[in-house]
RNA sequence: UCCUCGGUAACUCAGUGGUAGAGUGCUCGCCUGUUAAGCGAAGAGUCGUAGGUUCGAAUCCUACCCGAGGAG
Numbered sequence: 001u002c003c004u005c006g007g008u009a010a011c012u013c014a015g016u017g018g019u020a021g022a023g024u025g026c027u028c029g030c031c032u033g034u035u036a037a038g039c040g041a042a043g044a045g046u047c048g049u050a051g052g053u054u055c056g057a058a059u060c061c062u063a064c065c066c067g068a069g070g071a072g
C1' cells in the first nucleotide's frame, strides 16, 4: 500500500430500506428469617465519524477513523 471481517444500551450480541431490540448487569418493587435464589417493572442509544442516494437509511453508495486477520 491492497484485500476481507467487525464497530448498535454498561457488557455480550440480534436487527440486510418502513416505530432500534434481546440476554446479562444496574435501579425499584414483590416474595423470603436473609442483601442470595425466584417473580415483576422501569431507565439506559449521535447505530464509529462525515457526506451522498431515497418519501424514508443501523441497513444501500463514497471517504475517513478504530480493531482483528490476510497479501505484498
Stems, first nucleotide, its partner, number of pairs: 001071007010024004018055001027041004048064005
Predicted 3D model of a 72-nucleotide RNA (transfer RNA) from Candidatus Woesebacteria bacterium RIFCSPLOWO2_12_FULL_39_9. It matches the Rfam family "tRNA". Rfam classes the family as a transfer RNA. Its family is annotated with triplet codon-amino acid adaptor activity in the Gene Ontology. Model confidence (mean pLDDT): 81 of 100.